[in-house]
Molecule: transfer RNA
Organism: candidate division WOR-3 bacterium
RNA sequence: GGCGGCUUAGCCAAGUAGCAAGGCGACGGUCUGCAAAACCGUUAUACUCGGGUGCAAAUCCCGAAGCCGCCUCCA
Numbered sequence: 001g002g003c004g005g006c007u008u009a010g011c012c013a014a015g016u017a018g019c020a021a022g023g024c025g026a027c028g029g030u031c032u033g034c035a036a037a038a039c040c041g042u043u044a045u046a047c048u049c050g051g052g053u054g055c056a057a058a059u060c061c062c063g064a065a066g067c068c069g070c071c072u073c074c075a
Base pairs, nucleotide, nucleotide: 001071002070003069004068005067006066007065010024011023012022018055025043026042027041028040029039030038048064049063050062051061052060
């Protein structure tokens, strides 16, 4: 340098146009003599960044960044 994949909450992770699932954790509560466990509630103003298409974009298109893999060149 070329090609491909990935980027979603504190962590893991589903979702491939039409209100962003779930688990762990955290916080609050119920219960308990106190805890633990269990149960209930809260926890993403928005999906790496910029632009475009479209009534509508995490999702499609273009560009950029980061990470991973393969190939090539130089040494």